c-di-GMP-I riboswitch aptamer from Rubrobacter sp., 83 nucleotides, folded computationally. The model forms 95% of the base pairs in the Rfam consensus. It matches the Rfam family "c-di-GMP-I riboswitch aptamer". About the family: GEMM was predicted in a large-scale screen for bacterial structured RNA regulatory elements.
RNA sequence: CUACGACAAAGGCAAACCCGUCGCGAGACGGGGACGCAAAGCCCACGGACCUCUAGAUGAAACGAGGUGGCCGGGUUCUCGAA
Repeated sequence: CUACGACAAAGGCAAACCCGUCGCGAGACGGGGACGCAAAGCCCACGGACCUCUAGAUGAAACGAGGUGGCCGGGUUCUCGAA
C1' cells in the first nucleotide's frame, strides 16, 4: 500500500415513529428518537430495481418530469490493525 473485517480502540451515522416546515406526490429539511450500519461519508455523470406525478368517472398505459445512495452494481474519500 492492497485485500480483509475483530466479543479490539477512538469515534461517527441515524430506521420506524412523533413535532414543525416545504412539496400535487414519492419524498426532503430541522428537532426529538434508535432499527440498524465497516463506509448507513460523498456521487443519480453510467447500468439495474422500486416509488411518485403526468393519469383528467373505474381500470390499464407510452413519452416526459421527479424521488430513494438506509435497494443494489459501480466510482471516490476515510478510522483502526486482530485473524
The sequence was found by an Rfam model in a public genome assembly.